[in-house]
RNA sequence: ACAUGCUGUGCGGAAGAGAUCGCAUUUUGGCGACGCCGACGGAGCAACCGCCCCGGAAACUCUCAGGCAAAAAGGACUGCACAACGCGA
Repeated sequence: ACAUGCUGUGCGGAAGAGAUCGCAUUUUGGCGACGCCGACGGAGCAACCGCCCCGGAAACUCUCAGGCAAAAAGGACUGCACAACGCGA
C1' cells in the first nucleotide's frame, strides 16, 4: 500500500394496500367510520450464535405508530463512487 469485510456520505433503483363512504370545505388539504398494507420505526416468538448467571438475534409474526389513486414525501434492501476503520495473500 492492498482484496474481501464493517460503518458513514453522495448519486441512482426500490414494493404493498379504498380515486371507499359520510361531514365540512371554492380547491388542495381536514375530521370521522369501515376495510386494508409492511420493506421506515416499535413489539413478540425463535432457528442460531456468544464472553453461556446472561446477552445478541430475522425479510417470520403483530400492526401501537406509520401508510393505502396519481404526484410529492418516505422507504428495508440494493448498484456505483468516495471517506474512515480493519487488513489475509